[in-house]
A computed fold for a 183-nucleotide RNA from Ureibacillus endophyticus, annotated as Lysine riboswitch aptamer. The coordinates come from a structure-prediction model, not an experiment, and the mean pLDDT is 80. Its Rfam family is "Lysine riboswitch aptamer". Gene Ontology term of the family: lysine biosynthetic process. About the family: Riboswitches are metabolite binding domains within certain messenger RNAs that serve as precision sensors for their corresponding targets.
RNA sequence: UAGAAUGGUAGAGGUGCAAGGUUCAAUAGUAACUUGUUGAAGGAUGAACAAUUCCAAUGAAGACUUGCGAAAGGGUAACUUGCCGAAGCGGUGAACAAAUUGUUCGGUUUACUUGCUGGUUUUGCAUUGAAUAAAUGUAAGACUGUCAGAAUCUAAAAAUGAUUCUGGAGGGCUAUCUCAGUU
Repeated sequence: UAGAAUGGUAGAGGUGCAAGGUUCAAUAGUAACUUGUUGAAGGAUGAACAAUUCCAAUGAAGACUUGCGAAAGGGUAACUUGCCGAAGCGGUGAACAAAUUGUUCGGUUUACUUGCUGGUUUUGCAUUGAAUAAAUGUAAGACUGUCAGAAUCUAAAAAUGAUUCUGGAGGGCUAUCUCAGUU
């Protein structure tokens, strides 16, 4: 002088991500409770099985009916807050729920995770869900940001910029600080 790993800091993508309370629609004239009739031996955990316990012929479950009548989760609208692996999914644990215990599967909350996904969106299928809402996963597309490569234009050359095509991935990209190793 060139270069600059590693480790930091600050940013960008836009129908960007998530949370909170409020509002509205739906859930739903549903569930629970309750009146009457029927029924005739079982019933009680998110599901199944086993055991225990409790209720039940002073009538279980179920069905119809009278009255009363919700809520949670999920969604819409704007606002507020935190942010850009924001976040979501998968995996591994722990706790909780229920009449109790046990086994298997599932549910809610939570911790860890260099396993996957750049972001938004459309359609098909599957799962969850009251749902034709929505979410998650998956497959095929579209749009978009970023980096690399190629071509063309501005233009006589280079730089910059713009357009088009191809490909990659966020463990990335841009800016900046640090400056290991090598020459």